[in-house]
This is a predicted structure of a 93-nucleotide RNA (c-di-GMP-I riboswitch aptamer). It was read from a public genome assembly, where an Rfam model found it. Rfam family: c-di-GMP-I riboswitch aptamer. Its family is annotated with cyclic-di-GMP binding in the Gene Ontology.

RNA sequence: UGACGUUACUGGCAAACCCGUUGAAAGGCGGGGACGCAAAGCUGCGGGUCUAAGGCAUAUGAUCGUGUAUGCUAAGACAGCCGGGCCGCCAUA
Numbered sequence: 001u002g003a004c005g006u007u008a009c010u011g012g013c014a015a016a017c018c019c020g021u022u023g024a025a026a027g028g029c030g031g032g033g034a035c036g037c038a039a040a041g042c043u044g045c046g047g048g049u050c051u052a053a054g055g056c057a058u059a060u061g062a063u064c065g066u067g068u069a070u071g072c073u074a075a076g077a078c079a080g081c082c083g084g085g086c087c088g089c090c091a092u093a
Stems, first nucleotide, its partner, number of pairs: 003092001005090001012037002017032006035080001041086003045083003048078003054073007
């Protein structure tokens, strides 16, 4: 410098679940806890997925106030769904 992640070392992260907190929700954050992870580090750029407060549409109720139901919608999320981008530890050859 390049490749690679079979094994080892030093370490790292932490699913489900529980508690607290935050949020309309999805989800986030803190503590406990480990199913797993060689990028399970960072980044919503592309696809995908989740949610639907607000908005829109329809139906219905009501009759001057804006209820209820259903559908659509991300400006909200997910990096531990798949790609892209950025950065990086250790050992081995």